[in-house]
RNA sequence: GGGCCCAUAGCUCAGUGGUUAGAGCAGCUCGCUCAUAACGAGUUGGUCCCUGGUUCAAGUCCAGGUGGGCCCA
Numbered sequence: 001g002g003g004c005c006c007a008u009a010g011c012u013c014a015g016u017g018g019u020u021a022g023a024g025c026a027g028c029u030c031g032c033u034c035a036u037a038a039c040g041a042g043u044u045g046g047u048c049c050c051u052g053g054u055u056c057a058a059g060u061c062c063a064g065g066u067g068g069g070c071c072c073a
Stems, first nucleotide, its partner, number of pairs: 001072007010025004018056001027043005049065005
């Protein structure tokens, strides 16, 4: 220098262009217990990496950028 892949909750990850963006773990509250853990119930947490574009409508499609990974030279 060239090519490919990835970026969504604190962490690991889902998410057919259209409903309110979700799960597990973690956190918080409550129950249970002599107590802790486990277990059960409830609950908090997101400008979906950034900027622009397409569209009636974008986490999703397109372009550029940033960061990370792999391959080639």
Molecule: transfer RNA
Organism: Candidatus Abawacabacteria bacterium RBG_16_42_10